[in-house]
Molecule: transfer RNA
Organism: bacterium
RNA sequence: GCGGGAGUAGCUCAGUUGGUAGAGCGUCACCCUUCCAAGGUGAAGGCCGCGGGUUCGAUCCCCGUCUCCCGCU
Numbered sequence: 001g002c003g004g005g006a007g008u009a010g011c012u013c014a015g016u017u018g019g020u021a022g023a024g025c026g027u028c029a030c031c032c033u034u035c036c037a038a039g040g041u042g043a044a045g046g047c048c049g050c051g052g053g054u055u056c057g058a059u060c061c062c063c064g065u066c067u068c069c070c071g072c073u
Base pairs, nucleotide, nucleotide: 001072002071003070004069005068006067007066010025011024012023013022019056027043028042029041030040031039049065050064051063052062053061
């Protein structure tokens, strides 16, 4: 330099033939318990790496760019 893959909640990961996003663990509150742990209920937390384009509408399609991984040279 070329090609491919990944980037979404604090962490690990889903998701969608385009219609404003979920789970598990974690955090907080309450219930339970003499207390803790375990268990139960609820809540908070992300506009999807970044910037453009297409579209009525983009996490999804297109272009550029950044970081990481793999391969080729």